Description
Transfer RNA from a Candidatus Peregrinibacteria bacterium, 71 nucleotides, folded computationally. It matches the Rfam family "tRNA". Gene Ontology term of the family: triplet codon-amino acid adaptor activity. The prediction has a mean pLDDT of 80. NCBI's taxonomy places the organism under Bacteria, Bacteria candidate phyla, Candidatus Peregrinibacteriota.
RNA sequence: AGGGCCAUAGUUUAGUGGUAAAAUUCCGGUCUCCAAAACCGUAGUCCUCAGUUCGAUCCUGAGUGGCCCUG
Numbered sequence: 001a002g003g004g005c006c007a008u009a010g011u012u013u014a015g016u017g018g019u020a021a022a023a024u025u026c027c028g029g030u031c032u033c034c035a036a037a038a039c040c041g042u043a044g045u046c047c048u049c050a051g052u053u054c055g056a057u058c059c060u061g062a063g064u065g066g067c068c069c070u071g
Stems, first nucleotide, its partner, number of pairs: 001070007010024004018054001027041004047063005
């Protein structure tokens, strides 16, 4: 320098145009002498900008960051 893949909750990951989801974590509760485990509940998220569309996490362009390949 060229090419490919990826970016969603604190963490690990689903979600191929129509209300963003699970596990885990944090917090609260039940239970317990206390704690753990178990159970119940709450909170929390689409990398940035622009475009297409009635509507974008999803499609398109640019940028940023990470990984890999070629030289």